A computed fold for a 121-nucleotide RNA from uncultured Nocardioides sp., annotated as SAM riboswitch aptamer (S box leader). The RNAcentral record of the sequence draws on MGnify. Its mean pLDDT, the model's own confidence on a scale to 100, is 80.
RNA sequence: CUCAUCCAGAGGGACUGAGGGAAACGGCCCGACGACGUCCCGGCAACCGCCGCCCGCACCACAGGGCGGAGACGGUGCCAAAUCCGUCCCGGCGCGAGAGUCGCGUUCCGGGGAAGAUGAG
Numbered sequence: 001c002u003c004a005u006c007c008a009g010a011g012g013g014a015c016u017g018a019g020g021g022a023a024a025c026g027g028c029c030c031g032a033c034g035a036c037g038u039c040c041c042g043g044c045a046a047c048c049g050c051c052g053c054c055c056g057c058a059c060c061a062c063a064g065g066g067c068g069g070a071g072a073c074g075g076u077g078c079c080a081a082a083u084c085c086g087u088c089c090c091g092g093c094g095c096g097a098g099a100g101u102c103g104c105g106u107u108c109c110g111g112g113g114a115a116g117a118u119g120a121g
Base pairs, nucleotide, nucleotide: 001121002120003119004118005117006116011041012040013039014038015037019030020029021028024087025086026085027084042079043078044077047075048074050069051068052067053066054065055064083115088112089111090110091109092108093105094104095103096102097101
């Protein structure tokens, strides 16, 4: 940089001791009944890998792709809240102004984007 996914799922112990939920702001949460973090153990899931079928090929196979399956003693990842929500754009809805529209609603609803995380390349 590209692609895929991100409303499902899964916690105990020890140590530590004050902030933490990526960054800024606004909200809302978690936290001395010990959060966050580190380590140990336990668990979740199915991205890669593994197995089967199919496409692919003149043919057999390979590369590549699609569908399905098992599984946590293969490689990662993850285990509060949707990636906690919003911020930018579009639509709806509501409210308020009013004049052919405008403003507001930041957890009112839906879609997209941006950013981020994880995996594969």

Description
Taxonomically the source falls in Nocardioides (Bacteria, Bacillati, Actinomycetes, Propionibacteriales).